[in-house]
RNA sequence: UCUGAUAAAAGGCAAACCCGUUGAAAGGCGGGGACGCAAAGCCAAGGGUCUAAAGUCCAGAAGGACAAUGACAGCCGGUUGCCACG
Numbered sequence: 001u002c003u004g005a006u007a008a009a010a011g012g013c014a015a016a017c018c019c020g021u022u023g024a025a026a027g028g029c030g031g032g033g034a035c036g037c038a039a040a041g042c043c044a045a046g047g048g049u050c051u052a053a054a055g056u057c058c059a060g061a062a063g064g065a066c067a068a069u070g071a072c073a074g075c076c077g078g079u080u081g082c083c084a085c086g
Stems, first nucleotide, its partner, number of pairs: 012037002017032006035074001041079003046076002048072003055066004
C1' cells in the first nucleotide's frame, strides 16, 4: 500500500415494542429495550418509498382525487473513515 475471506481486542450504533413529548400525517426527539449492523458515520438537489397539511379540482353535503414545499440514509446509490491475525 492492497484486501476484507477468517480470527482477536478496544469500543460504537440500536429494529420491534412500551412510556413521555412533538407533528395534520408520515415521521422526529428523550427514556427504557435489543432484532440486527463493519460504516446502522455523513449526504434527501440521483433513483426509490411513505405521508397529504396548504393549494387545485369534483361533490348539495359527508367525502373523494391530485398534490412535497413534509419525511425515510436500517431500500439502492454517493462520500469519509477506526482496528486488523494473515
A computed fold for an 86-nucleotide RNA, annotated as c-di-GMP-I riboswitch aptamer. The model forms 95% of the base pairs in the Rfam consensus. The prediction has a mean pLDDT of 82.